[in-house]
Context: one part of a larger RNA
RNA sequence: CGUCUACGGUGGAUGCCUUGGCGGUCAGAGGCGAAGAAGGACGUGGCAGCCUGCGAAAAGCGCGGGGGAGCUGGCAACAAGCAUUGAUCCCGCGAUGUCCGAAUGGGGAAACCCCUCUCGCAAGAGAGAUCCCUUGUUGAAUCUAUAGACAAGGGAGGCGAACCCAGGGAACUGAAAUAUCUCAGUACCUUCAGGAACAGAAAUCAACCGAGAUUGCGCCAGUAGCGACGAGCGAACGCGCAGUAGCCCAAAAGUCGCAUAUGUUUUAGUCGAACGGUCUGGAAAGGCCGGCCGCAGCGGGUGAUAGCCCCGUAGGCGAAAGGGCAUGUGCGAUGAAAGUGAGUAAGGCGGGGCACGAGAAACCCUGUCUGAACAUCGGGGGACCAUCCUCGAAGGCUAAAUACUCUCUACCGACCGAUAGUGAACCAGUACCGUGAGGGAAAGGCGAAAAGAACCCCGGUGAGGGGAGUGAAAUAGAACCUGAAACCGUAUGCGU
Numbered sequence: 001c002g003u004c005u006a007c008g009g010u011g012g013a014u015g016c017c018u019u020g021g022c023g024g025u026c027a028g029a030g031g032c033g034a035a036g037a038a039g040g041a042c043g044u045g046g047c048a049g050c051c052u053g054c055g056a057a058a059a060g061c062g063c064g065g066g067g068g069a070g071c072u073g074g075c076a077a078c079a080a081g082c083a084u085u086g087a088u089c090c091c092g093c094g095a096u097g098u099c100c101g102a103a104u105g106g107g108g109a110a111a112c113c114c115c116u117c118u119c120g121c122a123a124g125a126g127a128g129a130u131c132c133c134u135u136g137u138u139g140a141a142u143c144u145a146u147a148g149a150c151a152a153g154g155g156a157g158g159c160g161a162a163c164c165c166a167g168g169g170a171a172c173u174g175a176a177a178u179a180u181c182u183c184a185g186u187a188c189c190u191u192c193a194g195g196a197a198c199a200g201a202a203a204u205c206a207a208c209c210g211a212g213a214u215u216g217c218g219c220c221a222g223u224a225g226c227g228a229c230g231a232g233c234g235a236a237c238g239c240g241c242a243g244u245a246g247c248c249c250a251a252a253a254g255u256c257g258c259a260u261a262u263g264u265u266u267u268a269g270u271c272g273a274a275c276g277g278u279c280u281g282g283a284a285a286g287g288c289c290g291g292c293c294g295c296a297g298c299g300g301g302u303g304a305u306a307g308c309c310c311c312g313u314a315g316g317c318g319a320a321a322g323g324g325c326a327u328g329u330g331c332g333a334u335g336a337a338a339g340u341g342a343g344u345a346a347g348g349c350g351g352g353g354c355a356c357g358a359g360a361a362a363c364c365c366u367g368u369c370u371g372a373a374c375a376u377c378g379g380g381g382g383a384c385c386a387u388c389c390u391c392g393a394a395g396g397c398u399a400a401a402u403a404c405u406c407u408c409u410a411c412c413g414a415c416c417g418a419u420a421g422u423g424a425a426c427c428a429g430u431a432c433c434g435u436g437a438g439g440g441a442a443a444g445g446c447g448a449a450a451a452g453a454a455c456c457c458c459g460g461u462g463a464g465g466g467g468a469g470u471g472a473a474a475u476a477g478a479a480c481c482u483g484a485a486a487c488c489g490u491a492u493g494c495g496u
Base pairs, nucleotide, nucleotide: 001495002494003493005491006490007489008488009487015481016445017444020416021415022413023412024411025410028407029405030404031159032158039100040099041098042055043054044053046078049075050074051073061094062093063092064091065090066089070082071081072080105114106113107112115128116127117126118125119124130156131155132154133153134152135151136150137149138148163194166190167189168188174181178228204211205210215242216241217240218239219238225233226232246397247396248395249341254334255333256332257331258330259329260328261327262326263325264324265323266322267321269317270316271315275290276289277288278287279286291308292307293297299311300310301309346370347369348368349367350366351365352364353363356382377392378391379390380389381388432439433438452480455467456466457465458464
């Protein structure tokens, strides 16, 4: 030095666990905001650093309801108190609610600085942004007027996960290169709205038979077609299903708000069956013995595996106050603009949309130039014409079936189990990095219970350790469950 075995150190794999995630189902809700939101800053406790709560009335105040013995939120004690004259806690309605933030009196390098008016003795309270609409007062050049000015009343503004409509709108990529084409009207930007949005009661289809608004799904069908006929793109008719609802323009179908009545539901709760002995053990829920309940043997906890110990579960009961929904009644608002659709239909030119790339290219939209008819009329039936059939544009409203889930409740999983599952099980969008936009971690587990090791000894009033003690266990000692391997040792043997 190697190697075998044994015992350690180091290390943190593995097993087990789960407070956290992931994906769903049912039902709810689908908004909050000038009555100042979302999100923050700063404060606030007996001591007070952070989290949570709250706001100078500051871990809270008032009222109503529930509840019934403990409580003063967590890390986390200590002190001092509160509570059956009902606290803490839970629900509802109120009060208070600093400063910033749409932020709105002016300014500003957010959480700060400065001002005017009214009321008030003071402390202090209230008002003062902009835009739009309505009303009123006033009022130029300029006679009437109008512009303008001023005031009052009403509204808007900002935030929010996805879903919706609309206005703009790529490229990488594919075509094995590349330009038409594709990716794709996607990503992204912008505006607006609703709980859904959009669409919607035929100037629609069909085919000589007929159907009868819209929306969504399954077929039709990867068909007919389109296409440097390349890559690719890709219908409709018709059928089946979900859901159905029709109406108006001399005043509607309806819709909405407020009040009220009834019913129902929701926001706290509450009652709730039935077990003992013995053995092992630190501990019984385990074994054995004998019982019981069950409209309850879902689930969780308790010192190991509990229907009958605890919380619950099945099944009942329950609201002073607030909210939702349905129906009825009353009041109010909206529908509301149009007067049966003219600078329209149609045509030329240029574009765009239709599965359809200008093509034989109908149909729809329109930048530009033209420009009808008036139901004895007009549009369509994929160039165009005739016949035939069908419908009535250029006005408007309309639930449901459909899309989505920031979020609330209950529940589920041949989903994960700490390098997994969210980036985040833990004080995480934190620490840290970056001028900034932005990027972005690591980190769970003593024990049933702290019973968390009094006291003694070595030591630097250390670190660490040895006794003692606790405990079932301390090689469970806080660097704490289990404790693999690499790696480092100690001891014996063997080899060299």
Source information:
This is a predicted structure of a 496-nucleotide part of an RNA (large-subunit ribosomal RNA, domain I) from Nitrospira sp. Rfam family: Bacterial large subunit ribosomal RNA. The coordinates come from a structure-prediction model, not an experiment, and the mean pLDDT is 85. The full RNA is in RNAcentral, with records from ENA. Taxonomically the source falls in Nitrospira (Bacteria, Nitrospirota, Nitrospirales, Nitrospiraceae).